[in-house]
Context: one part of a larger RNA
RNA sequence: GUGAAAGUCACCAAAAAGUAGGCGGUGAAUCGGGUUGAAAGUGAAAGUCACCAAAAAGUGGCGGAAUGCUCUCGAAACCAAUUCACUUGAGUGAGACAGAGGAGAGUGGAAUUUCAUGUGUAGGGGUGAAAUCCAUAGAUCUACGAAGGAACACCAAAAGCAAAGGCAGCUCUCUGGGUCCCUACCGACGUUGAGGUGUGAAAGCAUGGGGAGCGAACAGGAUUAGAUACCCUGGCAGUCCAUGCCGUAAACAAUGAGUGUUCGCCCUUGGUCUAUGCGGAUCAGGGGCCCAGCUAACGCGUGAAACACUCCGCCUGGGGAGUCCGGUCGCAAGACCGAAACUC
Numbered sequence: 001g002u003g004a005a006a007g008u009c010a011c012c013a014a015a016a017a018g019u020a021g022g023c024g025g026u027g028a029a030u031c032g033g034g035u036u037g038a039a040a041g042u043g044a045a046a047g048u049c050a051c052c053a054a055a056a057a058g059u060g061g062c063g064g065a066a067u068g069c070u071c072u073c074g075a076a077a078c079c080a081a082u083u084c085a086c087u088u089g090a091g092u093g094a095g096a097c098a099g100a101g102g103a104g105a106g107u108g109g110a111a112u113u114u115c116a117u118g119u120g121u122a123g124g125g126g127u128g129a130a131a132u133c134c135a136u137a138g139a140u141c142u143a144c145g146a147a148g149g150a151a152c153a154c155c156a157a158a159a160g161c162a163a164a165g166g167c168a169g170c171u172c173u174c175u176g177g178g179u180c181c182c183u184a185c186c187g188a189c190g191u192u193g194a195g196g197u198g199u200g201a202a203a204g205c206a207u208g209g210g211g212a213g214c215g216a217a218c219a220g221g222a223u224u225a226g227a228u229a230c231c232c233u234g235g236c237a238g239u240c241c242a243u244g245c246c247g248u249a250a251a252c253a254a255u256g257a258g259u260g261u262u263c264g265c266c267c268u269u270g271g272u273c274u275a276u277g278c279g280g281a282u283c284a285g286g287g288g289c290c291c292a293g294c295u296a297a298c299g300c301g302u303g304a305a306a307c308a309c310u311c312c313g314c315c316u317g318g319g320g321a322g323u324c325c326g327g328u329c330g331c332a333a334g335a336c337c338g339a340a341a342c343u344c
Base pairs, nucleotide, nucleotide: 007298008297014199016197021192022191023190025086026085027084028083029082030081032079033078035075036074037073038072040070041069042068049063051061052060053059089189091185092184093182095180096179097178101175102174103173104172105171106170107169108152113147114146115145117143118142123134124133160167161166204245205244206243207242208241209240213239214238218234219233220232221231256311257310258309259308260307261306264289265288266287267286268285269284270283271282272281273280274279293300294299317344318343319342326337327336328335329334
C1' cells in the first nucleotide's frame, strides 16, 4: 500500500473535551488549478515505418509517425483561495419544565453495638447436628438513660439524571448539563481527532483522624479419608473522613464518534398544542415486538448488527506471552509501550 474483518470466533482505547491533520450546508462573482475542444508552433538530422527510383549500397527523393510540450481562443462541471449573500447545520436569547447530575454545610429517625442503672434467675448463642464462645464476678430477656460510628427501610418503578466511572433520608448554599416552546439574534462558527491534557468503581499505597456493624489475613470449633474450604465462635488490616498517589475491571450493550435515509404495533418519562371523559397530534428520551434488509447461525431490526458517507483507534493460527529485554511513569504494588528463539 491492497484485500478482508471486529455483538458472540483474533480485533472499538474505560470515557470525555480538544491541538495538528482529514472531511465538510446553499446561491453568486473574481482569480487560479487540473480536465476538455479547436487552431498554431515545436518535437534537429540520421534511424525506424510506408511509397517511389536504383543492379546494389552505410544511396537519393517524397511522405507519415513521434500518443508529448508550449502558446492563443473557448467550454462546462469539479477543486482551491478571496469577496458578497443566504438559513436548513451549529450556537445565543426570552418564557417554562423534569431530574438519586456535582461540591460544601447543617440536620433526622429506626436498627446494631457498647456503657450506666433498675427488675429478675439459669441458662444464652449457634447448627443439618454439635462444639468452640458468653453467663452465678448475675448473662440472655426486659425498662429507662447515655455514647459512638456507619447505612439511609417504605416511597421505588421496564422510573429518572450523568461523558463514562457512577448518583438515593431531609434542608440550605454554590454549580454543570438537558428538554419543550417562541422563532427574536448570529450566519457554517461544523464533525472526527494522532500526540498531549483533565476525569476514571473496587482493591491497594502514604500521612493524620475515626472505628458501631461487617470483615480478607489469622486463631479456635465442627465437617471430612484429609479440609490450608464451604458451616460456626472470635477477629488485625480494611471498609468511613481529610489530603495526596495508583490508573486498572466481564470499566459490558463484550456493539468507537458523528450525519442522512428507511413498513407497522405496544408500553413508558418530560414538555407543547388540542381536548378537558376516554383520548388525539407533535418534539425529546427510556423499554418491548416486528416487515424489508442484514447475519454462519443465534439474533439485530428508525437508539440497526439495514442502506450510505466522514474521521480516529484496532485485528491477522494456538502456545511461548501480555512474558523477556529496553524505555517512560509510580513511594510501592505495579501500569503503559512490547518482541524473538522454539514448538504444535
Record summary:
Small-subunit ribosomal RNA, central domain from Saccharum spontaneum, 344 nucleotides, folded computationally. Model confidence (mean pLDDT): 85 of 100. The RNAcentral record of the full RNA draws on SILVA. NCBI's taxonomy places the organism under Eukaryota, Tracheophyta, Euphyllophyta, Liliopsida, Saccharum officinarum species complex.